Formats: sequence, structure tokens, C1' cells
RNA sequence: AACAAUCUUCGGGGCAGGGUGUAAUUCCCGAUCGGCGGUAUAGUCCGCGAGCCGUUAUGGCAGAACCGUUGUAACUACGGUACCGACAGUUAGAGUCUGGAAGGAAGGAGAUUUUU
Repeated sequence: AACAAUCUUCGGGGCAGGGUGUAAUUCCCGAUCGGCGGUAUAGUCCGCGAGCCGUUAUGGCAGAACCGUUGUAACUACGGUACCGACAGUUAGAGUCUGGAAGGAAGGAGAUUUUU
């Protein structure tokens, strides 16, 4: 230093202000947020995770981006204009409230041991 094993730990953000109404952080105006790995730095590329279905597993379902510029290289940077968001609950429909969840996970970091 690499491979492997064991253990520890970390591991998701967000409606200000206003309108209507008996009632809405759920509708309307407006505001605001962006998990993990890969790759020229990504919510919208490729894949993974949370959720749901199924019978344990394999498995299945599930969202969104274009134009210009720079550059060897960007669907990722810069400029511009857009778009998307599980399930259950609710005096009225939710990415943002409440709940499952002081949970779990993709995965990150560290320690110890073995072998080379």
C1' cells in the first nucleotide's frame, strides 16, 4: 500500500409575506428545498436509496432540461429560461405540516486483525 474479515461512528433539506373561505403552511399569488456512487463539479445524464407490489429471495412499479458561452473534455461549470418531487393523515386537495421515523438505507469515515 492492496485484498478480506470484524467492529465503531456518521448518514435529508424546505412555504417569509399576501388572497379566498366556516375551515387551507394542502387551493391561488408568491416563497423555498435538493440524499448516495459514477462522470469536468449533476434534484432533471448513468445507476443506487427511501416508498409501494410480490411469497423469503431473485424480481416488478415509481419524477423532471433545454438554449447559449468557455474549454481537450461540462445534458454537471458560467449566463438565461424552464421543470420535478413516495406512502398514510387532515374542518379543504401537501416536495415543504403531522405520522411511520429517537426507525431504516444507498453510502462516507475511522479502528483492529489476517494475508500478500